[in-house]
RNA sequence: GAGUCGGCCAGGCAGCCGCUGUGUUGCGGAAACUACGCGGCACAGAGGAAAGUCCGGGCUCCGAAGAGCGGGAUGCAGGGUAACUCCCUGGCACGGCGACGUGACGAAGAGGGCCACAGAGACGAGUCCGCCGGAUGCAAGUCCGUCGGGGUGAAACGAGGCAACCUCCAUCCGGAGCAACACCAAAUAGGCAAGCGGCCGGCUCGGCUGAUGCUUGCGGGUAGGUGGCUUGAGCCUUGGGGUAACCCCGGGCCUAGAGGAAUGGCUGCCGGCUCCACCGGGUUCGCCCGGCCGGAGUCACAGAACCCGGCUUAACGGCCGUCUC
Numbered sequence: 001g002a003g004u005c006g007g008c009c010a011g012g013c014a015g016c017c018g019c020u021g022u023g024u025u026g027c028g029g030a031a032a033c034u035a036c037g038c039g040g041c042a043c044a045g046a047g048g049a050a051a052g053u054c055c056g057g058g059c060u061c062c063g064a065a066g067a068g069c070g071g072g073a074u075g076c077a078g079g080g081u082a083a084c085u086c087c088c089u090g091g092c093a094c095g096g097c098g099a100c101g102u103g104a105c106g107a108a109g110a111g112g113g114c115c116a117c118a119g120a121g122a123c124g125a126g127u128c129c130g131c132c133g134g135a136u137g138c139a140a141g142u143c144c145g146u147c148g149g150g151g152u153g154a155a156a157c158g159a160g161g162c163a164a165c166c167u168c169c170a171u172c173c174g175g176a177g178c179a180a181c182a183c184c185a186a187a188u189a190g191g192c193a194a195g196c197g198g199c200c201g202g203c204u205c206g207g208c209u210g211a212u213g214c215u216u217g218c219g220g221g222u223a224g225g226u227g228g229c230u231u232g233a234g235c236c237u238u239g240g241g242g243u244a245a246c247c248c249c250g251g252g253c254c255u256a257g258a259g260g261a262a263u264g265g266c267u268g269c270c271g272g273c274u275c276c277a278c279c280g281g282g283u284u285c286g287c288c289c290g291g292c293c294g295g296a297g298u299c300a301c302a303g304a305a306c307c308c309g310g311c312u313u314a315a316c317g318g319c320c321g322u323c324u325c
Base pairs, nucleotide, nucleotide: 001325002324003323005321006320007319008318009317011270012269013268014267015266016265017264019045020044021043022042023041024040025039026038027037028036047301051312052311054310055309056308057307058306059177060176061175062174071173072172073171074170075169076090077089078088079087080086091105092103093102094101095100106168107167111166112165113162114161115160123158128150129149132145133144134143135142136141181227182226183225184224191218192217193216194215195214196213197209198208199207200206234253235252236251237250239248240247241246271299272298273297274296275295276294278291279290280289281288282287
């Protein structure tokens, strides 16, 4: 100098004005408390991908999912994990000088199917050239038998190749999803029951009646509200086990919970990068290298929505370490 693998950061500081949550406090209200409303103060407030919703789980409901059929997924060996199509280690194959990277990588000794072009023939068998033997013919040749040679092709009869064709084998898989689900519950309309009603009736009991009146009660649903909701396969770390993924023991910490959806805006200073100007040096007069008082622009990708583990995709740059040539 060129690469390889892994980790970390995601402009910084200050002021002002706002938003959400929690705690606390004051006022209103009230007999008092809670709740509620309006303020003050303190603390906390997006990500490495919060994204795509592609896999795997937790959780919830439906349901009873035990078995069979059908369907789907996965596929080297061993290990890790709650689980995986993920991760780690090893083997094999391919790429790279190398560090390293990539991987539908079980079975063609069950069956079906396919094997381009070339070639006579592509899995059924068969004979294009040629050798040999036989028959026939004056001869050229024709026919039969045979396969050790040639030619074509990735592969030529061999336990052929292809399963990212069907298939077989092994393992796994019920469905829907936080708009799940649970609880509280208004107005209006409607439902049910009772009473006052109306009708039958002299009265009681009883029966009928409501498309229609009044009162009370009940229950379902809707608007709305609350929970689910963030203490969790959590984060940091001493020590130990393991090549590693990861696991065990001990200690410490609490780190958004919005929801018609907060996490923002403005100003100033500093910083990184690019361009211009300026300064110094070089020059093949095209420009190149270095510096920097100044000016302008710019500082990415993108934003929680029940929660985790992965994968994939997006992205201005910067820092640190390992190894290779």